[in-house]
RNA sequence: GAUGACUUAGCUCAAUUGGUAGAGCAGUAUUCUGAUACGAUACAGGUUGACAGUUCGAGUCUGUCAGUCAUCACCA
Numbered sequence: 001g002a003u004g005a006c007u008u009a010g011c012u013c014a015a016u017u018g019g020u021a022g023a024g025c026a027g028u029a030u031u032c033u034g035a036u037a038c039g040a041u042a043c044a045g046g047u048u049g050a051c052a053g054u055u056c057g058a059g060u061c062u063g064u065c066a067g068u069c070a071u072c073a074c075c076a
Base pairs, nucleotide, nucleotide: 001072002071003070004069005068006067007066010025011024012023013022019056027043028042029041030040031039049065050064051063052062053061
């Protein structure tokens, strides 16, 4: 440099045909216990990598850019 895949909550991942962005773990509070752990209930946590475009409507479709990974090529 070329091609392909990927980027969503702190972490790991979902989201059907374009139609209200979710789960588990972690965190906080309460509860439970003599106390801790476990358990239970609730809460909080998001610029869906960035910027544009299409659309009544975009996590999802299109373009550009950035980052990660893989393969190939190039230089030495």